[in-house]
The part of an RNA shown here (small-subunit ribosomal RNA, central domain) has 353 nucleotides and comes from Ignisphaera sp.
The sequence was found in a public genome assembly.
Context: one part of a larger RNA
RNA sequence: CUGGGCCUAAAGCGCCCGUAGCCGGCCCAGCAAGCCCUUACUGAAAUCCUCAGGCUUAACCUGAGGACCGGUAAGGGGACUGCUGGGCUAGGGGGCGGGAGAGGCCGAGGGUACUCCCGGGGUAGGGGCGAAAUCCUAUAAUCCCGGGAGGACCACCAGUGGCGAAGGCGCUCGGCUGGAACGCGCCCGACGGUGAGGGGCGAAAGCCGGGGGAGCGAACCGGAUUAGAUACCCGGGUAGUCCCGGCUGUAAACGAUGCAGGCUAGGUGUUGGGCGGGCUUUGAGCCCGCCCAGUGCCGCAGGGAAGCCGUUAAGCCUGCCGCCUGGGGAGUACGGCCGCAAGGCUGAAACUU
Numbered sequence: 001c002u003g004g005g006c007c008u009a010a011a012g013c014g015c016c017c018g019u020a021g022c023c024g025g026c027c028c029a030g031c032a033a034g035c036c037c038u039u040a041c042u043g044a045a046a047u048c049c050u051c052a053g054g055c056u057u058a059a060c061c062u063g064a065g066g067a068c069c070g071g072u073a074a075g076g077g078g079a080c081u082g083c084u085g086g087g088c089u090a091g092g093g094g095g096c097g098g099g100a101g102a103g104g105c106c107g108a109g110g111g112u113a114c115u116c117c118c119g120g121g122g123u124a125g126g127g128g129c130g131a132a133a134u135c136c137u138a139u140a141a142u143c144c145c146g147g148g149a150g151g152a153c154c155a156c157c158a159g160u161g162g163c164g165a166a167g168g169c170g171c172u173c174g175g176c177u178g179g180a181a182c183g184c185g186c187c188c189g190a191c192g193g194u195g196a197g198g199g200g201c202g203a204a205a206g207c208c209g210g211g212g213g214a215g216c217g218a219a220c221c222g223g224a225u226u227a228g229a230u231a232c233c234c235g236g237g238u239a240g241u242c243c244c245g246g247c248u249g250u251a252a253a254c255g256a257u258g259c260a261g262g263c264u265a266g267g268u269g270u271u272g273g274g275c276g277g278g279c280u281u282u283g284a285g286c287c288c289g290c291c292c293a294g295u296g297c298c299g300c301a302g303g304g305a306a307g308c309c310g311u312u313a314a315g316c317c318u319g320c321c322g323c324c325u326g327g328g329g330a331g332u333a334c335g336g337c338c339g340c341a342a343g344g345c346u347g348a349a350a351c352u353u
Base pairs, nucleotide, nucleotide: 003325004324005323006322007307008306012321014201015200016199017198021194022193023192025088026087027086028085029084030083031082033081034080035077036076037075038074039073040072041071042070048066049065050064051063052062053061054060091191092188093187094186095184096183097182103177104176105175106174107173108172109171110154111153114150115149116148117147118146119145120144121143125136126135162169163168206247207246208245209244210243211242215241216240220236221235222234223233258320259319260318261317262316263315266298267297268296269295270294271293272292273291274290275289276288277287278286279285302309303308326353327352328351335346336345337344338343
C1' cells in the first nucleotide's frame, strides 16, 4: 500500500415478486466451529533480514540471532460471530374500527362537438392563406331549422390535488377486486432486509387473426413557397389511431437520483387520518393548535467542481444488488438465446485518435 466512483462529466437494471447467496432485533443458558492465549512438535540445508567476523575492499565466505506467520496436537478463555435450547416485543405480520382515492377488470347508461344522410327554408358563392391556388358549389353548396345514423372523446369541476411498483389512471352508475394511510395495541413472536439466476407487469409505434372507421392522419397525390422544396403553409388522403384475442419488450421507461433501516435545526403551503379547543345558520360545516402518513416550496449544519441537494438528502452510518473505467469504430460484427417479422437481449476486435 492492499481503488475511486454512478442527479448533470462514463456509470442505478423501466418496474415489481422472488430462488440461491450475503446480511440480520432484545435477554438467559449451553456448545466451542470461527476468534484469543499458553505449551509441544513440525516448517531440511541453502536463499532472505539484522549483527559480528574472514579474504587489502567488494562480490563472496563463516558464525549467531531472526524470518519462512504456515501446519498438527494438547490445555485454557468465552467478549463478539456461529450453532442448540428457552424467553421477549421495539422490526415484520395478522385482527378490529371509521374514513380517502382518475388503483385494476367487467357491465349498463349519458353528454357536447364532429362527419354523413333525409326533409324544410334560402341564393351565389363557400373554403383557405402572409397572399393565393388546388378544392367544394347551379345535379343548389356555405348558412338557418327539424329528424336520423355513426365512430371517437369525456370541456367546466381540475389543484406545484389524488391513486398506483413502474408503465400509467379523469363523464355517471352498478358488480367484482388490489394496495396504502390513520386509530386501537387484541393475537403471532424475528417469521426480517436485499436479491445473482428465474418469473410477472410494462407508454407509443410496430406485427398476426377478426371487427370497426366519425375526426385526425405517417406514406402518398395535388396547390403554393422557393434557386430547388422529396419540407415548413393549404386542399385531399391509405395504413394507423378505436374494440376483441395473440405477439413484440423498447423509451429523455427521468427525480436522468436502486432498495431497506437508523441518525442529523427549522419555517411555510397542501392532501388523508387521529386528538384537543373555539364558532355554529348544527351539515362528514367553518376556524385554530398538536401528532402520524403523503406531496410541494424555502432553508441551518453538512455535502458538492459548480448548478444545486438539504428529515422526500445529493448530509452522517449499515446491509444487499446493479453498473462505470478516454473518444471514434459500435450498441456494430460474430456466436448464442428470444421473436411471425420488424427487431430485442448478450456483446467484442482490428484500426484510429
Its Rfam family is "Archaeal small subunit ribosomal RNA". The literature on the family includes a 2001 paper in Science by Yusupov et al., "Crystal structure of the ribosome at 5.5 A resolution". The family has 86 seed sequences and 709 matches in Rfam 15.1.